Predicted 3D model of a 72-nucleotide RNA (transfer RNA) from a Patescibacteria group bacterium. Its Rfam family is "tRNA". It is annotated as a transfer RNA. The coordinates come from a structure-prediction model, not an experiment, and the mean pLDDT is 82. Lineage of the source: Bacteria > Bacteria candidate phyla.

[in-house]
Parts: sequence; structure tokens; C1' cells
RNA sequence: GGGCGUAUGGCUCAGUGGUAGAGCACUGCAUUCACAUUGCAGGGGUCUCUGGUUCGAAUCCAGAUACGCCCA
Repeated sequence: GGGCGUAUGGCUCAGUGGUAGAGCACUGCAUUCACAUUGCAGGGGUCUCUGGUUCGAAUCCAGAUACGCCCA
């Protein structure tokens, strides 16, 4: 230098154009002498960044950034 992949709550990951979700974690309540477990309820995200397409973009297009793999 070239090619490919990844980027979404604290963590691990879903979500292939129409309200951003799950598990774990966290908070409150109940249960217990207490802890754990369990049950119920709740908080937390500008979907890496910039621009474009569209009535509408996490999703499609272009570019950038970071990380990983391969080639030279």
C1' cells in the first nucleotide's frame, strides 16, 4: 500500500427500511434471623464519527476513525 471483518446500555450479543431489544449486571420491594436463591417492579443507549439517499436509516450509499485477520 491492497483486500476482508468488527464497532448497538456496565459486560456478552440480537435486531437486513417503520416505537432500539435479550441475557447477565445495577436499583427498589417481597421472601429470610441474616446472606444466597426466587418473584415483582424500575433505571440506564444520540446504535464509533461526518455527509448522502428516503416520507422514514442501527439497517442502504460515500468517506473517516479504532481494533482484528489475510496479501504484498

The RNAcentral record of the sequence draws on ENA.